[in-house]
RNA sequence: CGAGUCGUGGCGGGAGAGUCCUGCAAGCGUGAGCGAACAGGCGCCGUAGGAGCAACACCUCCCCGGGAAUCUCUCAGGCACCCGUACCGCCCCGACGAG
Numbered sequence: 001c002g003a004g005u006c007g008u009g010g011c012g013g014g015a016g017a018g019u020c021c022u023g024c025a026a027g028c029g030u031g032a033g034c035g036a037a038c039a040g041g042c043g044c045c046g047u048a049g050g051a052g053c054a055a056c057a058c059c060u061c062c063c064c065g066g067g068a069a070u071c072u073c074u075c076a077g078g079c080a081c082c083c084g085u086a087c088c089g090c091c092c093c094g095a096c097g098a099g
Stems, first nucleotide, its partner, number of pairs: 001099001004096004009091005018042001020041004027034002043079003049075001050073003056066001
């Protein structure tokens, strides 16, 4: 000098699933009635977090234990838009670093 790996920060991209039912009720309406928010019920989603495991490694062998994901579960979270999240791209800085 430096491929590449990791991390902080910034910018951009970035999914799915209810405008259901009941109660209560701000408010609107002369009235019948409508009805935000909140609570509960049922249904549903899978990309924060959490949990599960295949190959494989270990072991004489088996069991137990170790062992990834956008897979599976759905505890948590979520189900108009917005926001946000896994992850991806670019930039700054830092660490390691084949050569």
Model confidence (mean pLDDT): 76 of 100. This is a predicted structure of a 99-nucleotide RNA (Glycine riboswitch aptamer) from Raineyella fluvialis. Its Rfam family is "Glycine riboswitch aptamer". Gene Ontology term of the family: glycine biosynthetic process.